[in-house]
Context: one part of a larger RNA
């Protein structure tokens, strides 16, 4: 010097990103126990009391008896200390997130992420849909719509507004468009033949090919948002001022409803006001000017739960003021 450990006056978080670490709490019995609540919980809530050994007495229990054992009362004894060691919850208040138990980045992340029961949409009538496989075959399922697959949401409570113009999906089939195929008007090549020649040119063969006919799809017509998604601007107006219930106008498929809101979302911002502190960029309660919340990519609440995140208090302490002392081991030095 390092590691591990013990003690430390006074103070007691002043340490620090942060009480990280340490300290403290801790057992059994008795008393007692709040808000809130889904009436189960919360709860070991919180908070308080008792505890050793010896003697005597009383009351039980077991037993045939001897005896064993439990409880209570009274008296006594010792120590600094009687749950004497070991083992063995700190607690409370408030807020966010996630209902919960569970799962996860084997080896930097355990969480607010995943899952979940519940909700909803959608596909599927059984040789099911979906999936694996050139196929046979298999899973689904030795199941049958109270079933199975897929998407989203995520207990529970109160709810889930408006828009179908775009994209998607579903349905429709009158009209438009539309492939191969069918069809074969017509045109070209070839040449028996005709012609003095230019040229014309049957049949066949061959090259090409118009009309006509013709599906899905698309156009078109509807429906559908717990499908993908979207949910305005400007101007004026009330008898102080300010503000605008009200009016005008433009645009849109429709212009954000309830609830919440400086929020895990707020840039400006340490917004403003209130609370807590002597002092608070954090925290809690409000306000609403929501840069850029918002209703199953769910909205808002919510008891319980959490090695979750944030703030406060109490207890406690070498975290600190601010250091000190000691033990064991290692390193180092001397012999």
């Nucleotide at each position: 010097g390092c590691a591990u450990u013990g003690c430390u006056a006074a103070g007691g978080a002043a340490c620090u990103c942060g009480g990280c670490a340490a300290a403290a709490u801790g057992u059994a019995c008795c008393c007692g126990u709040a808000a809130c609540u889904u009436c189960g919980g919360g709860a070991u809530a919180a908070g308080g009391g008792u505890a050793g050994c010896c003697c005597u007495c009383a009351u039980g229990u077991a037993u045939g008896a001897g005896u064993a054992u439990a409880u209570g009362a009274g008296g006594g004894c010792c120590g600094c200390a009687g749950a004497g060691a070991a083992g063995a919850g700190g607690c409370u208040c408030a807020a966010g997130c996630a209902a919960c138990u569970g799962u996860u980045u084997a080896g930097c992340a355990a969480a607010a992420a995943c899952a979940c029961a519940g909700g909803u949409c959608u596909a599927u009538g059984c040789g099911a849909a979906a999936c694996c496989g050139a196929a046979a075959g298999g899973u689904g399922a030795a199941g049958u719509a109270u079933a199975u697959g897929g998407g989203c949401u995520g207990a529970c409570g109160c709810c889930u507004g408006c828009c179908c113009g775009g994209u998607g999906c579903u349905g429709g089939a009158a009209g438009g468009u539309u492939a191969a195929g069918a069809g074969g008007a017509g045109a070209g090549g070839u040449u028996a033949g005709a012609g003095c020649a230019a040229u014309c040119g049957a049949a066949g063969c061959u090259u090409u090919g118009a009309a006509u006919u013709u599906a899905a799809g698309c156009c078109c017509c509807a429906g559908u948002a717990a499908a993908c998604g979207g949910c305005g601007g400007c101007c004026g107006u009330a008898a102080c001022u300010a503000u605008a219930a009200c009016g005008g106008u433009c645009c849109u498929a429709a212009g954000g409803u309830a609830g919440c809101g400086a929020a895990a979302u707020u840039c400006c911002u340490u917004g403003u006001c209130g609370g807590g502190u002597a002092a608070g960029u954090u925290c809690c309660g409000a306000c609403c000017c929501g840069c850029a919340c918002g209703a199953a990519a769910g909205g808002c609440g919510u008891a319980a739960u959490g090695a979750u995140u944030u703030g406060a208090g109490u207890a406690c302490u070498g975290u600190c003021u601010c250091g000190g002392c000691a033990a064991u081991g290692c390193a180092u030095c001397c012999g």
This is a predicted structure of a 335-nucleotide part of an RNA (large-subunit ribosomal RNA, domain IV) from Butyrivibrio fibrisolvens. The RNAcentral record of the full RNA draws on ENA and SILVA. The coordinates come from a structure-prediction model, not an experiment, and the mean pLDDT is 87. NCBI's taxonomy places the organism under Bacteria, Bacillota, Clostridia, Lachnospirales, Butyrivibrio.